[in-house]
RNA sequence: GUGCAGCGCGCCUAGGGUUCCGGUCAUUCAGAUGCUGGUCCGAGAGGUGCACGCGGGGCGACCCGUGACACGGCGGGGCAAAAUCCCGGGAGAA
Numbered sequence: 001g002u003g004c005a006g007c008g009c010g011c012c013u014a015g016g017g018u019u020c021c022g023g024u025c026a027u028u029c030a031g032a033u034g035c036u037g038g039u040c041c042g043a044g045a046g047g048u049g050c051a052c053g054c055g056g057g058g059c060g061a062c063c064c065g066u067g068a069c070a071c072g073g074c075g076g077g078g079c080a081a082a083a084u085c086c087c088g089g090g091a092g093a094a
Base pairs, nucleotide, nucleotide: 008050009049010048011047012046015041016040020038021037022035023033024032025031052067053066054065055064056063057062069089071092075087076086077085
C1' cells in the first nucleotide's frame, strides 16, 4: 500500500410511528386526532439466550476458557407509517 474478516437466529429494551383495538373530538352518515395505552416496527456500534469460530481437556456424548474495538453523513428503500429499521461495521474518518 492492497485485500479479507469481525458472521446468523430467537426473546427483550432504548427508540418509532398510526394499519387494527382502545381513548379523545365531531357527526345525519362518512370521519378527524398520536393520544398515558394494547397490537405493530425495532438496534453492527443496547441487554440476553441459542447457534457458530478459536484454544484446551475427554475414546465419546460433552466440559472449561475465549470472541477485542466500533466515530459516521447526504441520499435511497420501507408493511399503514415512522424510526437508533434496511442499503450499512456502506461512502468517508480513525

Predicted 3D model of a 94-nucleotide RNA (Guanidine-I riboswitch aptamer). It was read from a public genome assembly, where an Rfam model found it. The model forms 100% of the base pairs in the Rfam consensus.